Transfer RNA from an Erysipelotrichaceae bacterium, 73 nucleotides, folded computationally. Its Rfam family is "tRNA". It was read from a public genome assembly.
[in-house]
RNA sequence: GCCGGAAUAGCUCAUCUGGUAGAGCAACUGACUUGUAAUCAGUAGGUGGCGGGUUCAAGUCCUGCUUCCGGCA
Numbered sequence: 001g002c003c004g005g006a007a008u009a010g011c012u013c014a015u016c017u018g019g020u021a022g023a024g025c026a027a028c029u030g031a032c033u034u035g036u037a038a039u040c041a042g043u044a045g046g047u048g049g050c051g052g053g054u055u056c057a058a059g060u061c062c063u064g065c066u067u068c069c070g071g072c073a
Base pairs, nucleotide, nucleotide: 001072002071003070004069005068006067007066010025011024012023013022019056027043028042029041030040031039049065050064051063052062053061
């Protein structure tokens, strides 16, 4: 330099024929317990890497850039 893939909650990942974004773990609150852990119930947490475009509507389609991973040279 060329090609391909990835970027979504604190972490690991879903959400694929475009239609108001979810799970597990972690955190917090409550119940239980003499207390802790475990268990059960609940709560909070996202401008979906940064821009632009298409669309009534974009995490999803198109495009530029950034970072990371792999391959070729």